[in-house]
Context: one part of a larger RNA
RNA sequence: GGCGUAUGGGGGAUGCCUAGGCUCUCAGAGGCGAAGAAGGACGUGAUAAGCUGCGAAAAGCUGCGGGGACUGGCACAUACAGGUCGAUCCGCAGGUAUCCGAAUGGGGCAACCCACCGUACUGAAGGUACGGUACCCGAAAGGGGGCGAACCCGGGGAACUGAAACAUCUAAGUACCCGGAGGAAGAGAAAACAACAGUGAUUCCGACAGUAGCGGCGAGCGAACUCGGAUUAGCCCAAACCGGUGCCGUUACGGCGGCACCGGGGUUGUAGGACCGCGAGGUUCGAUGCGCAAUGAACUAGAACACGUUGGAAAGCGUGGCCAUAGACGGUGAUAGCCCGGUACAGGCAAGGAGCGUUAUCGAUAGCGGUAUCCUGAGUAGUGCGGGGCACGUGAAACCCUGUAUGAAUCCGGCGGGACCAUCCGCCAAGGCUAAAUACUCCUGAGAGACCGAUAGUGGACCAGUACCGUGAGGGAAAGGUGAAAAGAACCGUGAACAACGGAGUGAAACAGAACCUGAAACCAUACGCCU
Repeated sequence: GGCGUAUGGGGGAUGCCUAGGCUCUCAGAGGCGAAGAAGGACGUGAUAAGCUGCGAAAAGCUGCGGGGACUGGCACAUACAGGUCGAUCCGCAGGUAUCCGAAUGGGGCAACCCACCGUACUGAAGGUACGGUACCCGAAAGGGGGCGAACCCGGGGAACUGAAACAUCUAAGUACCCGGAGGAAGAGAAAACAACAGUGAUUCCGACAGUAGCGGCGAGCGAACUCGGAUUAGCCCAAACCGGUGCCGUUACGGCGGCACCGGGGUUGUAGGACCGCGAGGUUCGAUGCGCAAUGAACUAGAACACGUUGGAAAGCGUGGCCAUAGACGGUGAUAGCCCGGUACAGGCAAGGAGCGUUAUCGAUAGCGGUAUCCUGAGUAGUGCGGGGCACGUGAAACCCUGUAUGAAUCCGGCGGGACCAUCCGCCAAGGCUAAAUACUCCUGAGAGACCGAUAGUGGACCAGUACCGUGAGGGAAAGGUGAAAAGAACCGUGAACAACGGAGUGAAACAGAACCUGAAACCAUACGCCU
């Protein structure tokens, strides 16, 4: 020096565990904000650095309800207090709520500075206290502003990439930016489809179908009719006509006309309505008020087991019982229906309150016939040019939207049925509203998992968006486990020692001793053996 064996050190893998995650299901909630939010700063405790709570009334104040012995959060200890005259605690409803922040009196390098007006101290103050003083919309009342995870609608809108290069095309109307709303949004009661048969608003799902088509006919893009389901719901204006108010014009002062606003009327395509005639007094629904009322917080009650045995410990094993509308789950010194908390079933009640009933008031809602006249959404439909959207890239390109230029008809009317024309069929544009079926989950409750188990699972099981890095936008960790119980090692010794160690003691175990479960490997050391 090497190899081997043994014993340690070192290290923190592995096993076991779970306080935290992940993904869903059901139910709830789907907003908060000038009555000052979200988020913060600074305070607040006997002692108080951090977290949590709270706000100068500051780990809290008041009322009501619950509850019944301990209590002053995490968090021990000491001191001092409180509580059966009912505290702490739990629920509901209030009060208080500094400063910043939309931040709003003005300013500002957020949590700071400086004002004005009114009132009071007060006679005065570079004083103090309280209240007010931003901007936009609106006549006023009042409203807006900001924040918030996704879902939704609208206005803008890429590139990488694919096409094995690349330009049309694709990616994609995606990402991203902006505006806006709701618990959903949007769409929606046919100027729709269809095809000689018919359907009857919209939305969503499954088929149709990777079909018909579109396409440097490349890459790719990609319907509809129709069928099966989910859910179902239909309505209101404008106009004609009648009436009113105001202003204006005109008048032979009787009126008439114009404009604006308001009330009645009316709402469609087998055309409808006005208007004229006839007729009926009906059905259903909604709102408000009143009554009843399921439900509704904390919380209450809630069955049934003993012995023996191993063990540190019984819930294990053995024997014999019991309850069950409760054998969900968690805990207890190992694995417990009957030990504890609970669970099933039942009770409880404040605010709130679905729903039901009711009468009254108010509101809404229907018929038959006639056809002379009147009405039925205009810079609209359509058209030219330029674009966009439709699965459809200009194509034979219909249909929808519109920047620009033009520009109808009026029911003997108009639009559509994929160029266009005719026939035929369908429908009534140029006003508006509309639940459900659908999408999503920042949040609350209950539950589930052939999901993870500390290099996993959230970045974060732990005081984490922290420490740390960066001028900044931003980036972004590591870090869990004594024991059943602290019983956390009194006391003695060595020592400079509050280090460390040796005894002693606790414990089932201390090689469980806080650098604490298990304790692999690398690496290091000691002893012994063999070889050189």
This is a predicted structure of a 532-nucleotide part of an RNA (large-subunit ribosomal RNA, domain I) from a Candidatus Kaiserbacteria bacterium.
The full RNA is in RNAcentral, with records from ENA.
Its mean pLDDT, the model's own confidence on a scale to 100, is 83.
Rfam family: Bacterial large subunit ribosomal RNA.
Taxonomically the source falls in Candidatus Kaiseribacteriota (Bacteria, Bacteria candidate phyla).